[in-house]
RNA sequence: CGAGUUGGCAAGGCGAUCGCGGGCCGGUAAGGCCUGAGGAAAGUCCGAGCUGCGCAGAGCAGGGUGCUGGAUAACGUCCAGUGGGGGAAACCCUAAGGAAAGUGCCACAGAAAACAAACCGCCGGUCUCUGGCCGGUAAGGAUGAAACGGUGCGGUAAAAGCGCACCAGAGGCCAGGUGACUGGUCUGCUUGGUAAACCCCACCCGCAGCAAGACCGAAUAGGGGAAGGAUGAGGUUGCUCGCCGACUUCCCGGGUUGGUCGCUUGAGGUGUCAGGCAACUGGCAUCCCAGAUAAAUGAUCGCCCUCGACAGAACUCGGCUUACACGCCAUCUCGCGGC
Repeated sequence: CGAGUUGGCAAGGCGAUCGCGGGCCGGUAAGGCCUGAGGAAAGUCCGAGCUGCGCAGAGCAGGGUGCUGGAUAACGUCCAGUGGGGGAAACCCUAAGGAAAGUGCCACAGAAAACAAACCGCCGGUCUCUGGCCGGUAAGGAUGAAACGGUGCGGUAAAAGCGCACCAGAGGCCAGGUGACUGGUCUGCUUGGUAAACCCCACCCGCAGCAAGACCGAAUAGGGGAAGGAUGAGGUUGCUCGCCGACUUCCCGGGUUGGUCGCUUGAGGUGUCAGGCAACUGGCAUCCCAGAUAAAUGAUCGCCCUCGACAGAACUCGGCUUACACGCCAUCUCGCGGC
């Protein structure tokens, strides 16, 4: 200098004038001060805080996760590691428990695709001999994604882990590690794949949701009809048991469509110290940083410039996923050149 990898920042800025939302001071007011959209506010995919209901209990059904150890309020998230895969490497991905509990599927081709199998071939015997029959075989060939371990040597009538050497799988023992697992050694023990198929195993799971819910005010028709209910209405997914226990549902019609709270001080931000490989945790200090409700942050002018992308809160927070112009910083890997 070039190519690549991983992580982070930012998301036009400054000034003037006028105008909007919230809070505080002032108070008849005028006016003054502070503050006002995002890294994703998007998706609504997970988890919780919060609110209400529920004897809040037990079981079944149903759902979620799935290597090990940690972090966290929790999670399907994050950190570190192990196994497997990709890459020359830095790094990246992982739906990664069980096929010896059972069931299912593996088209076509092929003799045969889960308890087998002999089409061609090889060997032996025999006969009515260029063919037939009987027996042995799975080393060679064919088919296929995959054919009952692989390569080589010995051996055999021809063959075969039948034996041997090396390799692979499986198992025993020893060592290391909290563990997943790794290394060494021994044993001829050697018949598939698929669970992102049903299933089995382990662990976890009340329901609904801020349009939750609470309060105030106002008005009306304490209206009419039907069905069910102590032989049990109903009780926040479904079923059963338990427990509580009197209303529940449908149709027609009338009134109110008002206001306040919830509503922003938080599993909060920033700085620093300590612990930890890290995720993160704790101590100290400091700060308050949107709360609209037909929906607030806009307009004009001037200057700078990298000439501006994706895009606007509506109860809050921790994640994940998706979109993203221009630009900046740092780490690591490889290549080229120079000292």